[in-house]
RNA sequence: AAUAUAAAUGGCGAUGGAGUUCGCCAAAAUUGUCGUUGUGCUAAUGACUCCUACCCUUUU
Numbered sequence: 001a002a003u004a005u006a007a008a009u010g011g012c013g014a015u016g017g018a019g020u021u022c023g024c025c026a027a028a029a030u031u032g033u034c035g036u037u038g039u040g041c042u043a044a045u046g047a048c049u050c051c052u053a054c055c056c057u058u059u060u
Base pairs, nucleotide, nucleotide: 010025011024012023013022016051017050018049019048020047021046032041033040034038
C1' cells in the first nucleotide's frame, strides 16, 4: 500500500418525525416521472405501523 474476513459504530434507500424490519455503502450508498417541458404529474414508507402536513368524500 492492496485484498479478504469478523466485530462494533455510522450513513443511505425522490418532500417531515418516531418505532420495527430488510437491503445497500465505507466516500460511497442516494438524487421519481413525462406522450404535451409546462404555473406539468404521482408520492410524506425500501416495507409495515403511528403522528404531522396535503387531497377527496361523508357525518355532526
Source information:
RNAcentral holds the sequence, with entries from Rfam and Ribocentre. The RNA shown here (Fluoride riboswitch aptamer (crcB RNA motif)) has 60 nucleotides and comes from Priestia megaterium. Taxonomically the source falls in Priestia (Bacteria, Bacillati, Caryophanales, Bacillaceae).